[in-house]
Molecule: transfer RNA
Organism: Rossellomorea marisflavi
RNA sequence: GCCUGAUUAGUUAAGUGGUAUAACAAGGAACUUGUAAUUCUUAGUCGAUGGUUCGAUUCCGUCAUUGGGCA
Numbered sequence: 001g002c003c004u005g006a007u008u009a010g011u012u013a014a015g016u017g018g019u020a021u022a023a024c025a026a027g028g029a030a031c032u033u034g035u036a037a038u039u040c041u042u043a044g045u046c047g048a049u050g051g052u053u054c055g056a057u058u059c060c061g062u063c064a065u066u067g068g069g070c071a
Base pairs, nucleotide, nucleotide: 001070002069003068004067005066006065007064010024011023012022013021018054026042027041028040029039030038047063048062049061050060051059
């Protein structure tokens, strides 16, 4: 330099155009003499920017970060 994959909650991951999810973690409550455990509950997220579309996490372009391959 060229080709290619990935980027979603604090972490690990689902989600093939129509209300963004789970587990763990975090906050609150119950239980307990107290702690732990357990139960209930709450908040929190689509890398950035444009395009296509009635509608985009999803399709397309560019950029950024990162992994792999070729020379």